[in-house]
Context: one part of a larger RNA
RNA sequence: CUUGGCGUAAAGGGCGCGUAGGCGGAUCGUUAAGUCAGAGGUGAAAUCCCAGGGCUCAACCCUGGAACUGCCUUUGAUACUGGCGAUCUUGAGUAUGAGAGAGGUAUGUGGAACUCCGAGUGUAGAGGUGAAAUUCGUAGAUAUUCGGAAGAACACCAGUGGCGAAGGCGACAUACUGGCUCAUUACUGACGCUGAGGCGCGAAAGCGUGGGGAGCAAACAGGAUUAGAUACCCUGGUAGUCCACGCCGUAAACGAUGAUUGCUAGUUGUCGGGCUGCAUGCAGUUCGGUGACGCAGCUAACGCAUUAAGCAAUCCGCCUGGGGAGUACGGUCGCAAGAUUAAAACUC
Numbered sequence: 001c002u003u004g005g006c007g008u009a010a011a012g013g014g015c016g017c018g019u020a021g022g023c024g025g026a027u028c029g030u031u032a033a034g035u036c037a038g039a040g041g042u043g044a045a046a047u048c049c050c051a052g053g054g055c056u057c058a059a060c061c062c063u064g065g066a067a068c069u070g071c072c073u074u075u076g077a078u079a080c081u082g083g084c085g086a087u088c089u090u091g092a093g094u095a096u097g098a099g100a101g102a103g104g105u106a107u108g109u110g111g112a113a114c115u116c117c118g119a120g121u122g123u124a125g126a127g128g129u130g131a132a133a134u135u136c137g138u139a140g141a142u143a144u145u146c147g148g149a150a151g152a153a154c155a156c157c158a159g160u161g162g163c164g165a166a167g168g169c170g171a172c173a174u175a176c177u178g179g180c181u182c183a184u185u186a187c188u189g190a191c192g193c194u195g196a197g198g199c200g201c202g203a204a205a206g207c208g209u210g211g212g213g214a215g216c217a218a219a220c221a222g223g224a225u226u227a228g229a230u231a232c233c234c235u236g237g238u239a240g241u242c243c244a245c246g247c248c249g250u251a252a253a254c255g256a257u258g259a260u261u262g263c264u265a266g267u268u269g270u271c272g273g274g275c276u277g278c279a280u281g282c283a284g285u286u287c288g289g290u291g292a293c294g295c296a297g298c299u300a301a302c303g304c305a306u307u308a309a310g311c312a313a314u315c316c317g318c319c320u321g322g323g324g325a326g327u328a329c330g331g332u333c334g335c336a337a338g339a340u341u342a343a344a345a346c347u348c
Stems, first nucleotide, its partner, number of pairs: 004319003007302002012316001014201004021194003025088007033081002035077008049065006091191001092188003095184005103177007110154001115149007125136002162169002206247006215241002220236004258315006266293013297304002321348003330341004
């Protein structure tokens, strides 16, 4: 180099944007770089290979041939790839008209509940558990009624429903704002796909500064349980959870399934549009999502199956026995925690 793989055996980057690079629709013309053919030159000798020969054989040596798969020059060919010049519309985009949505950011508002505070009624218990105790309560608790404060989260609607690239997003209103779908087929005319580096986003926890702190709750304290109980259960309770700004950059970041494109039986549910028919919710059809089942095919099996793990193409990432080890050392990043890149000895 050829070759095999990546749902669960080792292996898809957490996700996007995008540079270089790689790859790229239809038709015509041109060029002749790649490509193909002919010719010429060169490709030292030795070596290798073939045919002979010489040492008694062989190794070894000698002669001749072939070969040296390459490079250069030149003459042609033009299907494919490339370059150049035109044209096209199906890929891609734009326009116009509609539509759905917890997509994002900011500001404001609301009701239920928990807790606390004040006041009223009221009296001896309350709370908690398997059972208890720690705990609260005659300085009036629990219960109940009214008033007030504060913080956090938004019951029902709610749905293998919706939106988002992923992380994720759920009260209501307003403002700003991203993407998507359908219809018309008007416009541009390949403007495309992927994407090493790079840049950005990225749950929770954690970190820095300043706020906030109702509930919950690592750590911690106490009560139980137990042989013990650094736990499970109970009573408390601090960081944290919340906000602003700045870091961190990791997760079973999962569909454990990279992106894009084309092709390959169906049946059924649901979400968002369009069209047609009958006439007011059905039927048919079509486009886009999201589920269940299932044929061919695939798979070690499980299973996947037009949302492929089928049949193909392009590009990227990754894997190569277990342990040592996602560790050491070094580099880069970080305030730190650590992250990232990433071995070897040894051992089975």